The RNA shown here (SAM riboswitch aptamer (S box leader)) has 122 nucleotides and comes from Bacillus velezensis. The RNAcentral record of the sequence draws on MGnify. The source organism's lineage runs through Bacteria, Bacillati, Bacillota, Caryophanales and Bacillus.
RNA sequence: UCUUAUCACGAGAGGUGGAGGGACUGGCCCUUUGAAACCUCAGCAACCGGUUUGCUUUGCCGCGGGAAGGCAAAGUGCCAAGGUGCUAAAUCCAGCAAGCGAUUCACGCUUGGAAGAUAAGA
Repeated sequence: UCUUAUCACGAGAGGUGGAGGGACUGGCCCUUUGAAACCUCAGCAACCGGUUUGCUUUGCCGCGGGAAGGCAAAGUGCCAAGGUGCUAAAUCCAGCAAGCGAUUCACGCUUGGAAGAUAAGA
């Protein structure tokens, strides 16, 4: 850099540090009642992982035909040791396009997209 999936759920204390942070822009927030960053411990989640006979369905094998049984795939449940990730606010909201509603203007709602984040793969 590309592809795919997910992103309205969930989960913070202590120490060091000492002014910023929430990707970008606008807004709106957080922050000396202590920002970023780093360390320790704890937690959340379930992408990878495990479930070496969990369950269901389908396909194949099996057989004269079925059944039992075996293999594979998909769905779903469970687990959390390990690899990541995450632990203010919906990805904090909007940004581009379309539709709907209202309207003097401002605006609101819905859907899709863009951008971003994370994982797995290339």
Overview:
The prediction has a mean pLDDT of 80.